[in-house]
Context: one part of a larger RNA
Formats: sequence, C1' cells, structure tokens
RNA sequence: GAGUAGCGAAAAGACAGGUGAGAAUCCUGUCCACCGAAAGCCUAAGGUUUCCUGAGCAAGGCUCGUCCGCUCAGGGUAAGUCGGGGCCUAAGGCGAGGCCGAAUGGCGUAGCCGAUGGACAACCGGUUGAAAUUCCGGUACCGCCAAAGUAUCGAUUGAGCAAAGGGGUAACGCAGGAGGGUAAGCGCAGCCGGCCGUUGGUCGUGCCGGUCCAAGCGUGUAGGAUGCCCGGGCAGGCAAAUCCGUCUGGGAGAUCUGAGGCGUGACGGCGAGGGAAAACAAGUACCGAAGUGGCCGACCCCACACUGCCAAGAAAAGCCUCUAGCGAGAUACUGGGUGCCCGUACCGCAAACCGACACAGGUAGGCGGGGAGAGAAUCCUAAGGUGCGC
Repeated sequence: GAGUAGCGAAAAGACAGGUGAGAAUCCUGUCCACCGAAAGCCUAAGGUUUCCUGAGCAAGGCUCGUCCGCUCAGGGUAAGUCGGGGCCUAAGGCGAGGCCGAAUGGCGUAGCCGAUGGACAACCGGUUGAAAUUCCGGUACCGCCAAAGUAUCGAUUGAGCAAAGGGGUAACGCAGGAGGGUAAGCGCAGCCGGCCGUUGGUCGUGCCGGUCCAAGCGUGUAGGAUGCCCGGGCAGGCAAAUCCGUCUGGGAGAUCUGAGGCGUGACGGCGAGGGAAAACAAGUACCGAAGUGGCCGACCCCACACUGCCAAGAAAAGCCUCUAGCGAGAUACUGGGUGCCCGUACCGCAAACCGACACAGGUAGGCGGGGAGAGAAUCCUAAGGUGCGC
C1' cells in the first nucleotide's frame, strides 16, 4: 500500500424462550422463504472413524461461536440365505513342456488366474444414542451329518450311484408394435375414526384423516414354444451308449414353459387415533377402528415372447441325459442335529470422493409421488431436505 480489495452463488430471514462469563451466528418453538427427475431416498467407486454419546474451545472454521466433519475420552459395524471367497469362465495376465533370443529375457500349448458376465438357499414386522434381509418375533428355504421311524425297491435275473468322457440346455444382436398383468396413483364410491367454528353462515349431498401386508407353500391361468410317444435299421458324435444325430414303420392328441390372480401364510403384523405411571426417563409403555370396490396405469413383469432387419449379435461352470465305471444295500419322506472366511459404522452430485481450500467445477447405477402438461420440459407442491458460516 490499507484497516483498502475480499469474506466464494441475490433460496431470506424474523421474533420469542433456553443455555452460557460472553449469543445476529448454539438449542427449542412459532412464522416466513428455497429445492422437490432434487438441493429427497437407495447403492457402486473412492474416503477410512468423518458415525453415536459425554466433556471442551488454544488452533482449524474466511466474522462470531456456548457450535462443528475441530480437540479429548468412551462407545458403535453381529449374516448358512445380502456382496465377495471356499463354483464357472471373458478380454487380459501368468504359463509345465515347447519355440526363439549375447545375458536379463520374448512368444506361447495344456493349464491356472481373472467380473464388469453365468450359477446360487429369506421374507415381513419390531427394536438402538449409534447395526440390522445380520439382533429379536413370526413364517420359510438351502447344503451337510448320523442314527431312528414310515413307505418302496434290490442283492449278479444288478437296486442305486455315476464321469475330468458323449449329447442337450445354459446361450445371448438391434428395431418395432400389439396383448395380458402388476407396481404406483386418483377433488371417485363404500367403510372406519375425528371435527362443528375468537368473523355473516354450519349436523350438512359438510369438513379432515385413514382405508395396508412379504417370502414360502398350494392351485397352474392370460399367453408363448415345441412337435410328442412306441418299434426297427445305421460305417456319424475320437471308446461305449438305451443319449444326440440320421433313415424308416406305427400310434395318440399331447408335452414343456409361463407373469399374474386366487387360497394359505394371517386367531398374525401394521394401522388413523387414543394415551399413562415415573427416578433426570413421553406422544414413550400400553390400547387400537375400518382395512372393500371403481377408475387410471407404467420405462417394471410375462419376455428378446412375437414380427421385421442386417452390420449376423461371448465362454465355461451349473442343470438334464447317456453310457464307461463303481456296486450291496439303496431311495424318498417325517422328525433331530449342524452352518467356514472377509465386508457390513458413516459420507456418497458431496464441507467426508477427484479438484492445494468446509472450492459456484467433475463423479457410474437404481427409486423419483401429486395438480396442469405429450413429457423426466416448465410452474406450483407432498414425503423429505434446506435458508448456501459475516
């Protein structure tokens, strides 16, 4: 220079009460304002204790500070089923042998690793100051274990199990339109509960609020797909095959898949509302009504199902089946027992991630109500969250 510029979105604050040495800034209340395809909610990455409680205010906080993502202390993350591993493979990586190369090494077969994909058994409610598909309640499902019970079958006339092998399936693009359904929603009806007016008017065809519930189990629908069953032949599927394939004769009208609905689950839960006692402990404990129909209707489900098109749209495990093989007790059901390792707090369009900052930038996926509207535009608004730290 200069007590100057600036104090980081112009969404906005005001008042009262409380706490305190101290309050524009902390807490509570009442108004006001802002977002509402977000400035709400869930989750991946990343962060790594920032979460909750108590106690603090030197520094950090662009002012203040009794407050904090700050300081100190204590506490908090509970799983057979969620995500990952004990399963599978993709790009890619590694790579026994092998090929190559002055050396280090490069490439690469089998194989192994490797999710962003495949496979795979749990739902609803309640609860904490902080965790919950993890705890608790209720109702389920999956794998494994041994003996018991019941039923059935078998012991060479072979029950049952079954490949690291064969076959099928898994198994896949994009666009388009139609159908069936569900979620969500509704100044609609019915039902249930509450209200009746500090201002002219109110028992009415009035006003306000609510009207909900899963997996599992049973049933097997709208629809979709395919042919299906029996006998015979065969030099194919690296052995075998009753499987697949292929040729042929005959027969019946079926087989598979499939949302949703309905029943059960539920004599349960939730539920507007009512509502104590009490130590410093509350809308807490506890009680608990109705819980039907109509309309509208998805980008979700049936389902890449159908139709069309050209650029022609993973693999392996798993599952089913076939034998090779093993083989004397086996299979199913009921009841009983059992359940490995890691993650799980919190932020997550942000003051907690990436930007040197409590930075007007950037950040994958899902949900995303109502009125008007073609709409996720736009305006207003619900739930919820905020008023951007002078």